Transfer RNA from Ottowia testudinis, 75 nucleotides, folded computationally. The source organism's lineage runs through Bacteria, Pseudomonadati, Betaproteobacteria, Comamonadaceae and Ottowia. Its Rfam family is "tRNA". By type it is a transfer RNA. Its family is annotated with triplet codon-amino acid adaptor activity in the Gene Ontology. The sequence is in RNAcentral, with records from ENA. Its mean pLDDT, the model's own confidence on a scale to 100, is 82.

[in-house]
RNA sequence: UGUCCGAUAGCUCAGCGGUAGAGCGCUGCCCUCAUAAGGCAGGGCGCGGUGGUUCGAAUCCACCUCGGACAACCA
Repeated sequence: UGUCCGAUAGCUCAGCGGUAGAGCGCUGCCCUCAUAAGGCAGGGCGCGGUGGUUCGAAUCCACCUCGGACAACCA
């Protein structure tokens, strides 16, 4: 310097044009002498940034930032 992959909730991840989800975690209750496990219910200002396309963008396009892999350069 180039190519490719990734960035979504506290964590791990889905969602690939039409109202953003799951598991775990968290909160309350039940159960228990108590804790864990188990059961029921609940909350969750999360799509890296800036523009563009579109009636509509997490999703498509451009650029940028961050992380990763590979390649090149390295006389």